[in-house]
Molecule: small-subunit ribosomal RNA
Organism: wastewater metagenome
RNA sequence: AGAGUUUGAUCCUGGCUCAGGAUGAACGCUGGCGGCGUGCAUAACACAUGCAAGUCGAACGGGAUUACAGGAAGGUUUACCGGAAUGUAAUCUAGUGGCGGACGGGUGAGUAACGCGUGAGGAUCUAUCCUUAUCAGGGGGACAACAGUUGGAAACGGCUGCUAAUACCCCAUAGGCCGCAAGGUGAAAGGCGUAAGCCGGAGAGGGAGGAACUCGCGUCCUAUCAGCUAGUAGGCGAGGUAAGAGCUCACCUAGGCGAUGACGGGUAGCCGGCCUGAGAGGGCGCACGGCCACACUGGAACUGAGAUACGGUCCAGACUCCUACGGGAGGCAGCAGUGGGGAAUAUUGGGCAAUGGGGGCAACCCUGACCCAGCGACGCCGCGUGAGGGAUGAAAUCUCUUGGGAUGUAAACCUCUGUUGUACGGGAAGAAAAAAAUGACGGUACCGUACGAGGAAGCCCCGGCAAACUACGUGCCAGCAGCCGCGGUAAUACGUAGGGGGCGAGCGUUGUCCGGAAUUACUGGGCGUAAAGCGCACGCAGGCUGAUUGUUAAGUCGGUUGUAAAAGUCAGAGGCUUACCCUUUGAAUGUCGAUCGAUACUGGCAGUCUUGAGUGUGAGAGAGGGAAGUGGAAUUCCCGGUGUAGCGGUGAAAUGCGUAGAUAUCGGGAGGAACACCAGUGGCGAAGGCGGCUUCCUGGCUCACAACUGACGCUCAUGUGCGAAAGCUAGGGUAGCGAACGGGAUUAGAUACCCCGGUAGUCCUAGCCGUAAACGAUGGAUACUAGGUGUGGGUGUCGUAGGGCAUCCGUGCCGCAGCUAACGCGUUAAGUAUCCCGCCUGGGGACUACGGCCGCAAGGCUGAAACUCAAAGGAAUUGACGGGGGCCCGCACAAGCGGUGGAGCACGUGGUUUAAUUCGAUGCAAACCGAAGAACCUUACCUGGGCUUGACAUGCAAGUGGUAAAAGUGUGAAAGCAUAAUGACCUUGGGGUAACUCAAGGAGCUUGCACAGGUGCUGCAUGGCUGUCGUCAGCUCGUGUCGUGAGAUGUUGGGUUAAGUCCCGCAACGAGCGCAACCCCUGUUGUCAGUUGCUAACGAGUAAUGUCGAGCACUCUGGCGAGACUGCCGUCGACAAGACGGAGGAAGGUGGGGACGACGUCAAGUCAUCAUGGCCCUUAUGCCCAGGGCGACACACGUGCUACAAUGGCCGGCACAACGGGGAGCGAAGCCGCGAGGCGGAGCCAAUCCAACAAAGCCGGUCCCAGUUCGGAUUGCAGUCUGCAACUCGACUGCAUGAAGUCGGAAUCGCUAGUAAUCGUAGAUCAGCCAAGCUGCGGUGAAUACGUUCCCGGGCCUUGUACACACCGCCCGUCACACCACCCGAGUUGAUUGCACCCGAAGUCGAUGGCAUAACCCGUAAGGGAAUGAAUCGCCGAAGGUGUGGUUGGUAAGGGGGGUGAAGUCGUAACAAGGUAGCCGUACCGGAAGGUGCGGCUG
Repeated sequence: AGAGUUUGAUCCUGGCUCAGGAUGAACGCUGGCGGCGUGCAUAACACAUGCAAGUCGAACGGGAUUACAGGAAGGUUUACCGGAAUGUAAUCUAGUGGCGGACGGGUGAGUAACGCGUGAGGAUCUAUCCUUAUCAGGGGGACAACAGUUGGAAACGGCUGCUAAUACCCCAUAGGCCGCAAGGUGAAAGGCGUAAGCCGGAGAGGGAGGAACUCGCGUCCUAUCAGCUAGUAGGCGAGGUAAGAGCUCACCUAGGCGAUGACGGGUAGCCGGCCUGAGAGGGCGCACGGCCACACUGGAACUGAGAUACGGUCCAGACUCCUACGGGAGGCAGCAGUGGGGAAUAUUGGGCAAUGGGGGCAACCCUGACCCAGCGACGCCGCGUGAGGGAUGAAAUCUCUUGGGAUGUAAACCUCUGUUGUACGGGAAGAAAAAAAUGACGGUACCGUACGAGGAAGCCCCGGCAAACUACGUGCCAGCAGCCGCGGUAAUACGUAGGGGGCGAGCGUUGUCCGGAAUUACUGGGCGUAAAGCGCACGCAGGCUGAUUGUUAAGUCGGUUGUAAAAGUCAGAGGCUUACCCUUUGAAUGUCGAUCGAUACUGGCAGUCUUGAGUGUGAGAGAGGGAAGUGGAAUUCCCGGUGUAGCGGUGAAAUGCGUAGAUAUCGGGAGGAACACCAGUGGCGAAGGCGGCUUCCUGGCUCACAACUGACGCUCAUGUGCGAAAGCUAGGGUAGCGAACGGGAUUAGAUACCCCGGUAGUCCUAGCCGUAAACGAUGGAUACUAGGUGUGGGUGUCGUAGGGCAUCCGUGCCGCAGCUAACGCGUUAAGUAUCCCGCCUGGGGACUACGGCCGCAAGGCUGAAACUCAAAGGAAUUGACGGGGGCCCGCACAAGCGGUGGAGCACGUGGUUUAAUUCGAUGCAAACCGAAGAACCUUACCUGGGCUUGACAUGCAAGUGGUAAAAGUGUGAAAGCAUAAUGACCUUGGGGUAACUCAAGGAGCUUGCACAGGUGCUGCAUGGCUGUCGUCAGCUCGUGUCGUGAGAUGUUGGGUUAAGUCCCGCAACGAGCGCAACCCCUGUUGUCAGUUGCUAACGAGUAAUGUCGAGCACUCUGGCGAGACUGCCGUCGACAAGACGGAGGAAGGUGGGGACGACGUCAAGUCAUCAUGGCCCUUAUGCCCAGGGCGACACACGUGCUACAAUGGCCGGCACAACGGGGAGCGAAGCCGCGAGGCGGAGCCAAUCCAACAAAGCCGGUCCCAGUUCGGAUUGCAGUCUGCAACUCGACUGCAUGAAGUCGGAAUCGCUAGUAAUCGUAGAUCAGCCAAGCUGCGGUGAAUACGUUCCCGGGCCUUGUACACACCGCCCGUCACACCACCCGAGUUGAUUGCACCCGAAGUCGAUGGCAUAACCCGUAAGGGAAUGAAUCGCCGAAGGUGUGGUUGGUAAGGGGGGUGAAGUCGUAACAAGGUAGCCGUACCGGAAGGUGCGGCUG
C1' cells in the first nucleotide's frame, strides 16, 4: 500500500466481498511447563447453608466462674468440723451507655438529567483528625438490667417493685449567636493511675478532608413527535431549609419555553480511559480509578455530624417459609455456594503474616475489604518437546513415461547436552528506623547432586484474491463456498491419501468493533447523460456582502499563570534470570478559567465616498398581460337553382351517404372555432406560455446622458403567488376534431393499428386541481479567462451614397486554452474563483405501505421497513443483427428451357414390426450418404452349438522322441470333440570307421504366468481426414501516429475491377496469408520423331478393305517451342487505373475447363477406414461354426428410372464417335438355339486382337388419337447363366398376362453455350447381381437475360441497438402452483402512559388536646402553671378501584399487492423505423402486456 467481482473487451460510476488489528468471548480439534492478568455480557430471576460489623468492663449497675482473705448460722469428740455474708484480685459477660453499623464490598435496573465531564461561583453545613486559646462550679429526678407476677404455640410482651453512670434534667458562668438598642438566648463528665500524668467532656476561632447548592460550555437517535406549559413565568409577603430559590403557601401580573428543535417517543449509567485509524474521526465504557443511581417492588419518615440508610424502622404489594390458624418470619445486585436461564463465565478453600478499615489507653477483638491458594490455554509474555554427525539416499508409503522421482539427514546408527521432568539434599526476601515475638502463601521461589533423550505437537490451508499439487474415489450425486464460483466420468475447488505452505501449545470457525471505505467526503466527494438542480418567481428569518478613515478588542494571535486526580499512553532509568509485569522521573493531554499584550483580517460603533443597487431626463423594439370591439378565407349545416348515378373510403374493401336526387357546381343564409401568406435556431415573458386587425388599461426590457440617493446589495429554509395538457364543480356554447362507445375491415384472435359514425371534452364565464421528458434533463448572483462568423434591438462616428468602424444589450453556430469517464462544454462554460439555496449516497421492494397535511373527487406533497439480488448503471469500442439507409455481386429474382410434387417401379430414410431387422449420417451442409456390389462370406445383429494363453504378436519358466505333423475312423448341421495308422527336421559337443547312439540346445507342441483380443463407450478427451459458409474477397502483422483505454489508422475516401484488381488521394509507410499468375486438359501453329497410326505419289494384290512393298507428305500420336500483352488505333476518363468501339488474329480483354479453398465459423461429421487418452469386458462385450436377419410393411419423406404418346410407337434398310477395359481375362470366325445362351476356340499382355452393332439420325413402310400397335407394372408357365448353394433373397431370356398413368394442387429444383435438353457408350466395385446408382466419354444441339423493385445468399461503407450462446437474441404483463416477508382486517389479548373521579396505609406538618406525665416554677400541702405526649381531626399522600383517551406489541377468519422459484398457460408491449417511433403527465377503456384521446419531450 491494495485486491476480487457488472463487459466479448474498455474507461467510468457504484455497491458487495477479502487481506489487518482488536475481544470479559463462545464452539470444533488438540494440549508439556511457568509467570502476570482475567472469568454471569443472559434472569436487577428465585435462593438452602455458613460466613461478610462490630467493639469498649479504663463510662455504669448487676450476674457468672476461679483464687485468696474472711469467718456467720449450725454441729459437736471445746478445738475441731462446717463453710454463709462480706472484701480483694483475675477472667467472661446479657443490659444501660459511647463510638462505629452513611465506610469498606456489590450491581447498572432506573436516569437524556446540572446525572456526568470541564471551568467558574456564593447563600452553606461538617462527627472523627490537626491547631489556637478558654471552661469544667452547684444540684436533681428517673429507666433498663434484676426480683416478683402474668399473657402467648412462637415472635414477643404486660403489670408491680429496686438501682448506677461519660444516660437524662435544672441553676450558675463564658466567649459566641439574635437584636438598631434595651435586652434576650445560651455548655460541660468523668475514667485510669501510688504519683507525675494520660485518656476523655464543653462551647468558640482557624485548618485539613468531606458534603450540599447555583451557573457557562459539552453530552445519542427520531420532525412519519410542532407546538408545550396554571406553581406554569415573574413580583410582594409569609413559611421552610444547613443554605439561595415557587422549595411551599396567600395575593397580584400574564407570562415562560420552542425549527439554534420545546413537548413527545426510543435507546443509554457518565467519565478517566480502551480498541481502531496516518490523522481527523468511528466504535466501546469489562477489569483498575473518579462520580451517580439502586438494594424484593412502591411509599415514608426516625436516629444521626452525615441516611431518606444493601446485612435499621414503619406502611402497602407480590412471593417464600413457620404456625397450636389466633398470628408471625424473610429479602446474597457482600464472599463462597444452589436451582433456573443461557453458546457461555470459577472454590460452600487458607489467613488476618502484609496493606487498609472499625472499636479500644492498651493488650487485643472484628474485618469473604484485603493477602494468598484452587479451577478455566480466557488473554498476554517466556521456555521446552533435544543438539552434532550420519547415503547404500535402507525399509515402508506415494507417484510413475517403468529409467526413475518424492517423503529425506528424515530414520536407524554413533557422539553429546540436561532446559524441563523425577528423586534426594539445602533453602529465602516479603518483617516493620531499640530489642524480642509474629509468614496464610510455603519447605514455595531459588541453589546443589543424581538419573536419563528418557514423559511432552498439533491445527488450518494448498482454483484466483493468497504462500502451497499430485493420485485415487465420486459423477450437478455426495458435498464445498468469504466474494468470484466449483461438482453433469480425466475435479490442483467435493472426500481420502502422499506431498507442500502457514502458525505453533495452540490452530481454525462464529459473533462484534474500527480499518481498508475519499462508500456521509471538516481534513476529503458529487448533481448535462451514471443517484442527484425544487416547474418558475417573490420574499421574512438566516448566511454572505463594495471603497475609505477613526475607534473598540468580541472572534483571531502571543506571553505569564491556575486547573486539567491517580492509573493509563509516550520517553528515560531501575527491579523480577529475560519478557509480559512492576517501581520511579519526565513529557504530553482542554473549543477550559484568570491576566497582560498585538490589531493585519472578520465583527461592533462613528464618519466619508461612488464604481454595486436604485431614481431622474430623453429616445426605442416587441405574438409580454387584461378588457372591449371588429375582419376575411375555410369546414359544416340550412334554403334555392343546374344536374344524374353514383359518391366516399382503402393496401384492397366494406360499413356509411345517394333516384325521397347525393357527390359535383352556382347563389343566398346560419353558427362556432382557429387566424394561411408575412414567419425567421426572429421577437417578448420568471417559468407555464404568447401570433388576424383596432381601441383602452397595464408590467417588464434596452440604449444615451451622468442630475439625484449613498451599499439601499446577493441568496433564501418555513411561507406566498404564478403554473401546459388532462381532469373536477356550476352555468353557457358546440362548426370542426374527437377518449369512451357502435359499426366495417384486418387477423389464429384484434378489446389495436386502417375506415364510417360518434358522446364527454376541446371554446366562454366563475371556481378548484398543482402535475409533465414543467428539459438546456445544466439553481441564482458576481468577477475573470483567445478568437471567428451569422442574426435581432439601440447609440456614437466616418462617408455623397452603397456602406465601414466603435460600443452596449439579446440570440445562434464553430472553435483555443482549460475541463470532462467519454460524449461533449467552451465569455449564453460543463473553464477559473467567491457567496447563498436545493438535492444525491447500490439495484429491486417503492413516484409503495402506515401516519400527517392539502383536495369535491381524481389524486397531490411528505415518505419508510421486512425481504431479496451481486449487481443495477453511464459513455465509448469491436462484432452480430434490423420487416434501417447507400453502393455492388451471384441462375438470387426476372426472362426462358426442361423437370420434381400426381402414376408404376427402383433405391435411400423415418416410423412401425421383429429373436434380430447391426451401426453411423439428420435443415441448407442426412436421406442411389459411409456402401466402387449384403444369397454364404462380407457381418459388426439374432438364435443355437462350441473354444478359453485363445483366430493373431512377444517374452519368461517348466515339460516334451513316439514330439511336431497327420491319412483315416466315430459323432455332429458345421465348428468342434474323441480316437489314430504313419511319423520327422536343425545347431553344438562326446562316443563310434559307419549305421547309429548319448548329452545340451533350437524349431514345433503341451502346461503355467505375463498377456492377446474387443466394429464395447466417450467425435463433448483427441490426431488425421472431410463437409459448409465459399473460389466469397477477404483475414492479419511490424514500425509509426491518434486515443486514459478497449481500439482506431493502414484496410476508409474518389474512380476501377471477376478480385483488398489496379490508379489517385490520404498519418501513415511497408509486409504476410488469400486473389491473380506459375501446374494439367482443351482450342491455332512450328519443329522433332514415325509403329501397332496414316496413305498423297509409285509398285503389287483382292470380290472388297493400307491388304502388302514402300513412304511419313497429310491425319493422328507425344515431346519441345511459338502465340494474347488492352500490345496497336479511336473515343471516354483526371494526362491515371481502366472502360467502350475497331483492326489484325485460330483465339481478345481471366479464350473454355480442371486442380488449387486465406484468418476463421458450425464443441459440424467420423473412436465403425486408420491412429489414440481414459473407462469397461476377460470360460466373455474375445474367438469359431450352422441357420436366420441387414431384403419385414398400415404408412410418411427424399433421390431416380419408365411413361402418359404422332417432334411418337413398331418393322426394314443405310451412316457417323470418343473415353476407357481385357490373362483365374477379353474372347473372333463358324455351328446350334426364337432368345438368354451353348459348342467352339482364332487373335490379343493390346494405337495391332476382342468386347464393339454406337444410339438419336437419315431413307422407306405401318399405326390414325384410342387407355391405343401408347405404357409397361403385376402375375403365370417355360428357360439361360454365375455360384458349394439362387426358398427366404440374383440377373437375364421366351411365351402369355397388360395395372396405374391422358402431363400432375399448394409448393419446389436445375441450367446463361457446345450449356440446357436429348442420344447412346465405357469403366470402377464385381463369381453373379438387385446399377434405373456413381464416375467418365462422345453424338445431336437450343431458348432467354428488359433489368436489380422484390425473394434467397454474400461483400463494402454508414446508422440504431436494452443483442455478445450475438434475432432461432433479448424481453413485458396477467393467469396457475410452491415458499417467504409485509400491509389492511370484524375482533381478541398484553405492555406502557395521559386525564378525571373514588378510596386512602404508614408518615411528616398543622389544629385540637377535656385524657396522661418524675425532673423546672408557684405552693407547707392539696393543687396549679410551663412543657411533653396519647388520642381525635385536617392538608398531602403509595398501592388499589372506576371511567375515558394516546402509544406500542402478540394473535386472527378474510382481503391486498410484493419477492423468489428448473421446467407451466396466454399473448408480443419494449430493445432495429421492434414491424403503429418511443417516452412523460392526465383521462377513459381492455384477459394481460397495453390501446386510444389531449398536451409535452427527443433520450